[in-house]
RNA sequence: CGGGUCCUCGUAUAAUGGCAUUACACCACCCUCUUAAGGUGGGAAUUGUGGUUCGAGUCCACAGGAGCCGA
Numbered sequence: 001c002g003g004g005u006c007c008u009c010g011u012a013u014a015a016u017g018g019c020a021u022u023a024c025a026c027c028a029c030c031c032u033c034u035u036a037a038g039g040u041g042g043g044a045a046u047u048g049u050g051g052u053u054c055g056a057g058u059c060c061a062c063a064g065g066a067g068c069c070g071a
Stems, first nucleotide, its partner, number of pairs: 001070003005066003010024003018054001026042005047063005
């Protein structure tokens, strides 16, 4: 310099263009002599800006970031 790929709660992960899922972690309560385990409930996310669309995490453009391949 050229060409792909990827970006979703703290972490990991799912989602045919139609209410953003689940696990661990966190918080509260129950249980327990206490802790752990177990049970119930709760909070928390789509990298940014535009565009397409009745409707975008998803499609398109640009920007930012992280890998990969080539030179």
Molecule: transfer RNA
Organism: Pseudomonadota bacterium